Context: one part of a larger RNA
Molecule: small-subunit ribosomal RNA, 3' major domain
Organism: metagenome
């Protein structure tokens, strides 16, 4: 000097309290463990594994398994020997396909007049190639975690025999090592903050694909079309918030605080990017690169089928209910953000539906995807395992794909399970947040998406407090620890 104390002091934090909705009980999905299996590939395992890598395992992907099969190899570069009936090759034979036999027919580039050299392809052999094979405890480069916690530290002076102090402590103050003050310190770095994005207000400027307030014409119409850039809105500039003003508080002063005034917006306005010196030999050699080892007719390449979806069980995340704040059927409003050419498809017809036939428009503020739903009106149901709930399972259909038997998604009848609100225990949330509605995208040929990442609509509750639980900052103070 740090580390740790079931030592102290001060302080933060959905940490507890204080609410609200969950999880744990049931069905289903999705993952992991086990078990089983020829395989059931492999990573990740307290928080910081377990809807994790995987933004999408029928085949492919796929690395795992069986069976069949090639060995200079599906790929790179060199060398060296051979090559015109070469190189390509319709067809043919086996076969699951890869392959492995054959095979009419058949070329080609550059230098040269030319022969004829090279080349491109092939065959042999040789260096090599491959390797998702092992070490993340040999690494780089990403990450995750303490934690967006407030700290971590350097020069130079001073102490100190050193180790090291000091500066970074004190006394205030903050969201902050964030200011002010005082001190043998005086600076400075990297963190904090601010500079960058989005939202929130206004002005100016833009005016079609947007807008329609005023005028014209038109139309059943508030339909249409011209005129127009007010307004909304679009995207660029600018402004606009800084404790600037006013009072009060800190014995006086600074930083600070409280509370007002004007503002759209007030004390960091909200959200987001942004993660300091480290820590945990923390993950990843399976994204990629990479020392070492290691396989080398195989631990490498193709291929078919199978598996990664196997099911006594346990765990962990999620939908979706257990209902009347509901459910059903009917009516009827208001979105946001975004996606389209191997693609988004309108009306129209056709089918009960999914869906189909058809193709207007549309490289898109113009066309389409597309109906927003919860809300709000009306009717029904009357508390049942129900008109609740929707598993399972028949039976018939439709969609993508060469193919939907292991193992796809829907749709229509029909069946109608467990479940009547869940123990110990445990999670998440302080405002446009919880909760609840639906939308949309990525990945994709379809999909096991209820998950992921976004977007809008409705829209609360409670917080006295810091004693306890956790976590973590600073100061001390103890130490058979280092």
């Nucleotide at each position: 000097u740090g580390a740790c104390g079931g030592g102290g002091g001060c302080c933060u934090g959905c940490a507890c309290a204080a609410g609200c909705g969950g999880u744990g009980g049931a069905g289903u999905a999705u993952g992991u463990g086990g078990c089983u299996u020829a395989a059931u590939u492999c990573g990740a395992u307290a928080c910081u594994a377990u809807g994790u890598g995987a933004a999408g395992a029928a085949c492919c992907u796929u690395a795992c398994c069986u069976g069949g099969c090639c060995u200079u190899g599906a790929c790179a570069u060199g060398c060296a020997u051979a090559u015109a009936g070469u190189a390509g090759a319709a067809g043919g034979g086996u076969g699951a396909a890869a392959g492995c036999c054959u095979g009419a027919c058949g070329a080609g580039g550059u230098a040269g007049u030319a022969a004829u050299a090279c080349c491109a392809g092939u065959a042999u052999g040789c260096a090599c190639a491959g390797g998702u094979g092992c070490u993340g405890c040999a690494u780089g480069g990403c990450u995750g975690u303490c934690g967006u916690c407030a700290g971590c530290u350097c020069g130079u002076g001073u102490c100190g025999u050193g180790a090291g102090a000091u500066g970074u402590u004190g006394g205030g103050u903050u969201a902050a090592g964030u200011c002010c003050c005082g001190c043998a310190a005086c600076g400075a770095g990297c963190g904090c903050a601010a500079c960058c994005c989005c939202u929130g207000u206004g002005u100016c400027c833009u005016g079609u694909u947007g807008c329609c307030a005023c005028c014209c014409c038109u139309u059943a119409a508030u339909u249409g079309g011209g005129a127009g850039c007010a307004c909304u809105c679009u995207g660029g500039a600018c402004a606009g918030a800084c404790u600037g003003c006013c009072u009060c508080a800190u014995u006086u002063a600074a930083a600070u605080g409280a509370g007002g005034a004007g503002g759209a917006a007030g004390g960091u306005g909200g959200g987001g990017a942004u993660g300091a010196c480290g820590u945990c030999a923390a993950g990843u050699c399976a994204g990629u690169a990479u020392g070492g080892c290691c396989c080398u007719u195989a631990c490498g390449g193709c291929c078919a089928g199978g598996g990664c979806u196997g099911c006594a069980c346990a765990c962990g995340u999620a939908c979706u209910a257990c209902a009347a704040u509901g459910c059903c059927c009917g009516g009827c409003a208001c979105a946001a953000a975004g996606g389209g050419a191997c693609g988004c498809a309108a009306g129209a017809c056709c089918g009960u539906a999914a869906g189909g036939u058809g193709g207007a428009g549309c490289a898109a503020a113009u066309c389409c995807c597309a109906g927003a739903a919860a809300a709000c009106c009306g009717g029904g149901c009357c508390c049942a395992g129900u008109u609740c709930a929707g598993a399972u399972u028949g039976a018939g259909g439709u969609c993508u794909g060469u193919a939907a038997u292991u193992u796809g998604a829907u749709c229509u009848c029909a069946u109608g399970a467990a479940g009547c609100u869940g123990g110990a225990a445990u999670c998440g949330c302080u405002a446009g947040u919880a909760a609840u509605g639906g939308c949309g995208c990525a990945u994709c040929a379809g999909u096991u998406a209820u998950g992921g990442c976004g977007c809008c609509g409705u829209g609360a509750a409670u917080a006295c407090g810091u004693u306890c639980c956790c976590a973590g900052g600073c100061c001390u103070u103890g130490u058979a620890c280092a």